[in-house]
RNA sequence: GCCGCUUUAGCUCAGGUGGUAGAGCACAUCAUUCGUAAUGAUGGGGUCAGAGGUUCGAGUCCUCUAAGCGGCACCA
Numbered sequence: 001g002c003c004g005c006u007u008u009a010g011c012u013c014a015g016g017u018g019g020u021a022g023a024g025c026a027c028a029u030c031a032u033u034c035g036u037a038a039u040g041a042u043g044g045g046g047u048c049a050g051a052g053g054u055u056c057g058a059g060u061c062c063u064c065u066a067a068g069c070g071g072c073a074c075c076a
Base pairs, nucleotide, nucleotide: 001072002071003070004069005068006067007066010025011024012023013022019056027043028042029041030040031039049065050064051063052062053061
């Protein structure tokens, strides 16, 4: 340098064919307990990596950029 894959909540990850953004864990509160753990209930938490485009409408489609991973090439 070229090609491919990945990027969504604090962490790990879902999200068919474009139409209300989710789960588990973690966190907070409450219940339970002498107390803790465990368990149960409720709740908070998102520029969906960034920018642009298409569209009535984009996490999803297209282009570019960034970061990470892998492969190839170069290495006088």
Transfer RNA from uncultured Erythrobacter sp., 76 nucleotides, folded computationally. It matches the Rfam family "tRNA". Rfam classes the family as a transfer RNA. Taxonomically the source falls in Erythrobacter (Bacteria, Pseudomonadati, Alphaproteobacteria, Erythrobacteraceae). The coordinates come from a structure-prediction model, not an experiment, and the mean pLDDT is 82.